[in-house]
A computed fold for an 87-nucleotide RNA from a soil metagenome, annotated as c-di-GMP-I riboswitch aptamer. Its Rfam family is "c-di-GMP-I riboswitch aptamer". Gene Ontology term of the family: cyclic-di-GMP binding.

């Protein structure tokens, strides 16, 4: 600040889920432009684990457990590129 974005919440539509997209919508933002590289925070499809059911094994079902390889750049810090502005 010409002028940019857009949190909740609504639709609609992908995702097991967090969550991303599109459209409305404005709480805010001087990087709220971009990169998941530290640090943290979210999920938990599958993996482990435990526990229950089954002589058994495969298996089934559950969990205030665990797990990122999912994801959050509007958690900070770093990197990259830029607007305003006389600077």
């Nucleotide at each position: 600040a010409c002028g940019g974005c857009a949190a909740a919440c609504c639709a609609g539509u992908c995702g097991a889920a967090a969550g991303g997209c599109u459209g409305g919508g404005a709480c805010g933002c001087a990087a709220a432009g971009c990169u998941a590289c530290g640090a943290g925070g979210c999920u938990a499809c599958u993996g482990c684990g435990c526990a229950u059911c089954g002589c058994a094994a495969c298996g089934a079902u559950g969990c205030a457990g665990c797990u990122a390889c999912g994801c959050c750049a509007g958690u900070c810090g770093a990197g990259c590129c830029g607007c305003c502005g006389a600077a």
The RNAcentral record of the sequence draws on MGnify.